Predicted 3D model of a 532-nucleotide part of an RNA (small-subunit ribosomal RNA, 5' domain) from an uncultured bacterium. The RNAcentral record of the full RNA draws on ENA. The coordinates come from a structure-prediction model, not an experiment, and the mean pLDDT is 81.

Context: one part of a larger RNA
C1' cells in the first nucleotide's frame, strides 16, 4: 500500500448482493429437522348429520388412529475433537473385489406348509413398559420340485497373459421364485389385455473398498525403534488380498536419505499479497477425510459398526410410588456459559433436489424467502442554474483591512430518493381437473399423444410503472512539526498532556487543550489486532 468471518471509539439517508460463534467438541428448557406405501396384508371406529317403529339404520368410511410386511432412514444437514496417516492432492494397480435403487439382453415363474402381531379374553406395573391364553392375512417365514452360461470339489481339451493366473468348452454332488391392481369377455372352471412388480443368469452405468510411486512440518537440547515386531507352514476370517487372526517354525524388519519420541495441525481445489519466485492461509462456496456426551462392541442392511438405531462401562442432568425408568442441538431457530465479538424460538414447500408411492399426494428448519446487524463490496442521495451590497456574524489584523465567501439570503428550476393515492408481476415448467379429437386394441377399460376452459406463489400487494406534494426529511470522522497534503490566535508553563519513529511542553508551543482557518477521505472515518 494491499487484505479482512473482525473488534472498539464517534458518526449514520435509502438500495443491492454476499458474509456472520474464529472463544468452552461447554451444558442445554421448548418447538420442529424422516417419513411414506391401502395398487403387498388382516382388522378398523368416533364425533357430526339424516331417518326411525326409539330397539335401531343409513351416512361419516373402509376415513382416523394403531400393527404386519416393503422401501427409505448409510441421503441431505453440523463440527473440526482428533489424525503427521495411503487422512489428502495426484498419477497408476485391482488376473484380489462388492454394488439396492437405474438401463440392455435371456430364461423362469409348478406344488404345498405352519405361524406371528393386530383382534379378544386375564394378569403384573407409580410409570416405562411387560408376562400367559386363544383366533387370523400377506409381496412375512418354511419346505418340496424343476434349471443354466451361476457357485463348490473332481476330469479332460483349446486360447490368452507382466507371475501368481484369466478367458471358453466338456462330464458328477448342493442353492432359488410371490404376487398384486384395472378393465372386458364368461358356461362362474377360467381366458385375455395393459401396468406395476419377483426369481435366476450375463452385461451396463453409478458407488465403494483395498495396494502402490510422487508430494506437502517443527525439533537432533528426540539417535537407537521393533514382540505380530520380519518372514515362511498350517488353519481361520473377509466381498477381497494381506500377520488381518491364531498354532508352529526361522531371525528377522526400521533407522542421519532422520527411524523412534515430543509438539502443532483435518487436507485440497482455492484465498490474501506480490512484478513474478516466493510467503502465508485454508471461513463462506465446492471435492474428500474423521468425529456425533466419553470409551467400547456388534446387530440389521446392497450399503453403518450407523448424529436424530441397538447393547454395556463411565461423568452429568431429570421423573419416581425408592421397586425402578427417561436422556443427549458438532440439524434449524432459541437459552445459560466463556469472550474484544457473531443473528429470528419467522413464513412457504411456490421454485430446485430428495425419500416413499401407479398416481394424486405426503414428508423435507435441505432448499427458496423474509428479518436483525454499515460486518464487506458495488452503485444512489444529501439538490441544479443565477446570485457582491463582497450582508450579517465569527476569527485574524500593521486597525488599512483579510479571510469564511458565490458561501448564506434572495429569483428561477429539477424530482433520484423520500411522502400521498393508483395499476401491479416474471418467477409456472409442470400438475390437477371438465367436456373434445387422434394412436394402441376385441373393447366404450387402460395407457399414449394433441389441443381449449378454469385451479395451483412463501417471497408480496414486494419489485416495477404511473401520480401527488415538496429543496422540503438525509454528512461526518481524522489529521494539519518533519516524515505527510494541510497555520493562525488564546489558554497552560517539563504542569495537564501528545507521541508510529525522531521527538514536543520549564512564558511568545504551527507538536498539549479551544476557537478561526486548511487538508485528506466521505456513510463512513480512525484506532487496535494479523498476514504479505
Nucleotide at each position: 500500500g494491499g487484505a479482512c468471518g473482525a473488534a472498539c471509539g464517534c458518526u449514520g439517508u435509502a438500495g443491492g448482493u454476499g458474509u456472520g460463534c474464529u472463544u468452552u467438541a461447554g451444558a442445554c428448557a421448548u418447538g420442529c429437522a424422516a417419513g411414506u406405501c391401502g395398487a403387498a396384508c388382516g382388522a378398523g371406529a368416533a364425533a357430526g348429520c339424516c331417518c326411525u317403529u326409539c330397539g335401531g339404520g343409513g351416512u361419516g368410511a373402509g376415513u382416523a388412529c394403531a400393527g404386519u410386511g416393503g422401501c427409505g432412514a448409510a441421503c441431505g444437514g453440523g463440527u473440526g475433537a482428533g489424525u503427521a496417516a495411503c487422512a489428502c492432492g495426484u498419477g497408476g494397480g485391482c488376473a484380489a473385489u462388492c454394488u439396492g435403487c437405474c438401463c440392455c439382453u435371456c430364461g423362469c415363474a409348478g406344488g404345498g406348509g405352519g405361524a406371528c402381531a393386530a383382534c379378544c379374553g386375564g394378569g403384573g406395573g407409580a410409570a416405562a413398559c411387560c408376562c400367559c391364553g386363544g383366533c387370523u392375512a400377506a409381496u412375512a417365514c418354511c419346505c418340496c420340485g424343476u434349471a443354466c452360461g451361476c457357485u463348490u470339489g473332481u476330469u479332460g481339451a483349446g486360447u490368452c497373459g507382466c507371475a501368481u493366473g484369466g478367458c471358453u468348452c466338456u462330464a458328477c454332488a448342493a442353492g432359488g421364485a410371490a404376487a398384486g391392481g384395472u378393465a372386458g369377455c364368461u358356461u362362474c372352471g377360467g381366458c385375455c389385455a395393459u401396468c406395476c412388480g419377483g426369481c435366476g443368469a450375463g452385461g451396463g452405468a453409478u458407488g465403494a473398498g483395498c495396494c502402490c510411486g510422487c508430494g506437502g512440518u517443527g525439533c537432533a537440547u528426540u539417535a537407537g525403534c521393533u514382540a505380530g515386531u520380519u518372514g515362511g507352514u498350517g488353519a481361520g476370517g473377509u466381498a477381497a488380498c494381506g500377520g488381518c487372526u491364531u498354532a508352529c517354525c526361522a531371525a528377522g524388519g526400521c533407522g542421519a536419505c532422520g527411524a523412534u519420541g515430543c509438539a502443532u495441525a483435518g487436507c485440497u481445489g482455492g484465498u490474501c499479497u506480490g512484478a513474478g519466485a516466493g510467503g502465508a492461509u485454508g471461513a463462506u462456496c465446492a471435492g474428500c477425510c474423521a468425529c456425533a456426551c466419553u470409551g467400547g462392541g456388534a446387530c440389521u442392511g446392497a450399503g453403518a459398526c450407523a448424529c436424530g438405531g441397538c447393547c454395556c462401562a463411565g461423568a452429568c442432568u431429570c421423573c419416581u410410588a425408592c421397586g425402578g425408568g427417561a436422556g443427549g442441538c458438532a440439524g434449524c431457530a432459541g437459552u445459560c456459559g466463556g469472550g474484544a465479538a457473531u443473528c429470528u424460538u419467522g413464513c412457504g414447500c411456490a421454485a430446485u433436489g430428495g425419500g416413499c408411492g401407479a398416481a394424486a399426494g405426503c414428508c423435507u428448519g435441505a432448499c427458496g424467502c423474509a428479518g436483525c446487524a454499515a460486518u464487506a463490496c458495488c452503485g444512489u442521495g444529501u439538490g441544479a442554474g443565477c446570485g457582491a451590497c463582497g450582508a450579517a456574524g465569527g476569527c485574524c489584523u500593521u486597525c488599512g483591512g483579510g479571510u469564511c465567501g458565490u458561501a448564506a439570503a434572495g429569483c428561477u428550476c429539477u424530482g433520484u430518493u423520500g411522502u400521498u393515492g393508483g395499476g401491479g408481476a416474471c418467477g409456472a415448467a409442470g400438475g390437477g381437473u371438465u367436456a373434445g379429437g387422434g394412436g394402441u386394441u376385441a373393447a366404450u377399460a387402460g395407457c399414449c399423444c394433441c389441443g381449449a376452459g378454469c385451479c395451483u406463489g412463501a417471497c408480496g400487494g414486494u419489485a416495477c410503472c404511473c401520480u401527488u406534494c415538496g429543496a422540503g426529511g438525509a454528512a461526518g470522522c481524522c489529521c494539519c512539526g518533519g516524515c505527510u497534503a494541510a497555520c493562525u490566535a488564546c489558554g497552560u508553563g517539563c504542569c495537564a498532556g501528545c507521541a508510529g519513529c525522531c521527538g514536543c511542553g520549564g512564558u511568545a508551543a504551527u507538536a498539549c487543550g479551544u476557537a478561526g482557518g486548511g487538508g485528506g477521505c466521505g456513510a463512513g472515518c480512525g484506532u487496535u489486532g494479523u498476514c504479505c